[in-house]
RNA sequence: AACACAUUAGCUCAGCUAGGUAGAGCACUUACCGAAAUGGUAAGAGGUCACAGGUUCAAAUCCUGUAUGUGUUA
Numbered sequence: 001a002a003c004a005c006a007u008u009a010g011c012u013c014a015g016c017u018a019g020g021u022a023g024a025g026c027a028c029u030u031a032c033c034g035a036a037a038u039g040g041u042a043a044g045a046g047g048u049c050a051c052a053g054g055u056u057c058a059a060a061u062c063c064u065g066u067a068u069g070u071g072u073u074a
Base pairs, nucleotide, nucleotide: 001073002072003071004070005069006068007067010026011025012024013023020057028044029043030042031041032040033039050066051065052064053063054062
């Protein structure tokens, strides 16, 4: 330098291939149960979907560029 892949909640990840309400587990908060627990039950909060632009009625998803990381080639 070129190419490929990855980037989504505090952490680990799914969702992208068919564009249509952003999700799971763990962690966190509250209430209840319990003598108590690092236990159980229920509810809740938490996200500009890496960044910018484009296409579209509608974009995490499609297109372009940028950034960061990993790998391969030279």
Molecule: transfer RNA
Organism: Limosilactobacillus reuteri